Predicted 3D model of RNase P RNA and transfer RNA as a complex of 418 nucleotides. The coordinates come from a structure-prediction model, not an experiment, and the mean pLDDT is 76. Rfam match: Bacterial RNase P class A.
RNA sequence: UAAGUAAGUUAGAUGAUCGCAUCAACUAUACAUAGUGUUGUUGAUGAGGAAAGUCCGGACUUCAUAGAGCAGAAUGCCGGAUAACGUCCGGUGGAGGUAACUCCAAGGCUAGUGCAACAGAAAUAUACCGCCAGUUUUCUGGUAAGGGUGGAAGGGUAGUGUAAGAGACUACCGCCUCUUUGGUAACAAAGAGGGCAUAUGUAAACCCCAUUCGAAGCAAGACCGAACAAAAAGUGAUACGGUUGCUCGUCGUACUUUUAGGUGGGUCGCUAGAAGCUAUUGGUAACAAUAGCUCGAGAUAGAUGAUCAUCCAAGACAUAAUCCGGCUUAUCGAUUUGCUUAUCGU
RNA sequence: GGCGCCAUAGCCAAGUGGUAAGGCAGCGGACUGCAAAUCCGCGAUUCCCCAGUCCGAGUCUGGGUGGCGCCU
Numbered sequence: 001u002a003a004g005u006a007a008g009u010u011a012g013a014u015g016a017u018c019g020c021a022u023c024a025a026c027u028a029u030a031c032a033u034a035g036u037g038u039u040g041u042u043g044a045u046g047a048g049g050a051a052a053g054u055c056c057g058g059a060c061u062u063c064a065u066a067g068a069g070c071a072g073a074a075u076g077c078c079g080g081a082u083a084a085c086g087u088c089c090g091g092u093g094g095a096g097g098u099a100a101c102u103c104c105a106a107g108g109c110u111a112g113u114g115c116a117a118c119a120g121a122a123a124u125a126u127a128c129c130g131c132c133a134g135u136u137u138u139c140u141g142g143u144a145a146g147g148g149u150g151g152a153a154g155g156g157u158a159g160u161g162u163a164a165g166a167g168a169c170u171a172c173c174g175c176c177u178c179u180u181u182g183g184u185a186a187c188a189a190a191g192a193g194g195g196c197a198u199a200u201g202u203a204a205a206c207c208c209c210a211u212u213c214g215a216a217g218c219a220a221g222a223c224c225g226a227a228c229a230a231a232a233a234g235u236g237a238u239a240c241g242g243u244u245g246c247u248c249g250u251c252g253u254a255c256u257u258u259u260a261g262g263u264g265g266g267u268c269g270c271u272a273g274a275a276g277c278u279a280u281u282g283g284u285a286a287c288a289a290u291a292g293c294u295c296g297a298g299a300u301a302g303a304u305g306a307u308c309a310u311c312c313a314a315g316a317c318a319u320a321a322u323c324c325g326g327c328u329u330a331u332c333g334a335u336u337u338g339c340u341u342a343u344c345g346u
Numbered sequence: 347g348g349c350g351c352c353a354u355a356g357c358c359a360a361g362u363g364g365u366a367a368g369g370c371a372g373c374g375g376a377c378u379g380c381a382a383a384u385c386c387g388c389g390a391u392u393c394c395c396c397a398g399u400c401c402g403a404g405u406c407u408g409g410g411u412g413g414c415g416c417c418u
Stems, first nucleotide, its partner, number of pairs: 001342010012311007020046007028038004048317001052328002055326005060217004067248004072213005077091005092106001093104004107208002112206002114202003128147002130143005155173006174196001175194008221268004230259006239253005275294008312315001347417007356370003364401001372388005394410005
């Protein structure tokens, strides 16, 4: 210098004018007068890294308690972090890359069952061609070395052996079982044994094993106020309704459905929090503890906009609706630090 | 805002992981003097899109896009 890789930062800036929402103070005014509504003025504050998707996990609230069984759902190497998680951190094993580094739904088809189209003789069971023996038209027996089909064909390679062959036998590799050593563990290394009918693949097939799960969601729900008109049908404590999909159990006593009518207002929930930043300490890290400092959208038809001027890097994706921790997806550019490889110079 | 469901030819739609049924419409032919009806034949090449699992995906898994319904 170029290419790459990992972790981050930022998300146009400054000024002027007009406009919007909430809160506070003041002014005027009305009323049902310690107050509330309305008008106006001044001041303060006013979206994001994803506010998004609603995919996970929690807080919070209600269900007259949340219990049992069945069904169902989720997760799935090991250890740790956390309020919790399907998230994060560190490791093991595997895959990719020259490397820095990145990726993996990674329990169990030696528990059982199912499936494997077409091709192929045969898909877990066999003999099409071939080889060998007998017979010599043909057929019978042995055989998985070789050929052919397929994604996959009875562990692989080399030898011994044989009529030809074969784990039938031997060596190495693979697999399985056991033991020892190291490690918290996943696992790794070494040794001994088994000739391998346990032995094709598939669990993002049913299923088995282990762990976890009560349901619904702020349109949850609590309180205050206003208005109105009933009618028909069904059930009658062996009933009806609520409680998780079903059963049991349990709770309530009038309930359910349809039509018609009325209301469709207000207050709370509601925003300072498992919050952020800096420093120190503990820890490889995620993270935790302590100290100091900082931060105030909260609407309910729903607020962030528009215009002008200057600057340069020429402005992307996108707009809160109970809140928080994650994940995923979208995103113009600019920029910082560590590391790797290649080339050049000293 | 919250919750649930769906996407297969122009339309309606079936579909156990193994060649994507069927009907209507359309096109071509037969029949007819000409038509209708009837009979025969024809069409999916991105099963909404992108990845993954598998030998193999319309189907299974994850993410996205579009549409529909329910709750005040």